[in-house]
Molecule: c-di-GMP-I riboswitch aptamer
Organism: Peptococcaceae bacterium
RNA sequence: CCACGAAAAAGGCAAACCCAUCGCGAGGUGGGGACGCAAAGCCACGGACCUGGAUGAAAACGAGAGAAUCCAGGUAGCCGGGUUUCCGAC
Numbered sequence: 001c002c003a004c005g006a007a008a009a010a011g012g013c014a015a016a017c018c019c020a021u022c023g024c025g026a027g028g029u030g031g032g033g034a035c036g037c038a039a040a041g042c043c044a045c046g047g048a049c050c051u052g053g054a055u056g057a058a059a060a061c062g063a064g065a066g067a068a069u070c071c072a073g074g075u076a077g078c079c080g081g082g083u084u085u086c087c088g089a090c
Base pairs, nucleotide, nucleotide: 004088005087012037013036017032018031019030020029021028022027035077041083042082043081045080046079047078048075049074050073051072052071053070054069055068
């Protein structure tokens, strides 16, 4: 240095929920709050899931329904990948 994450130290982040605020929405941001996290730092590149819009298959008289595709977004605390990184045994 790479890989790995036992014990410990210094510190870090912050789920649900509540309040405020932005957004049609998924959700974001700030404050409170801690379920957890060794990358729960950062990046939507692949997959997955979610939202909005367009088109709209099968079945159906119809109200309605909403397969598949496309467009625009979201989740980095869903998985993989990229990148940076504290401490330290085997």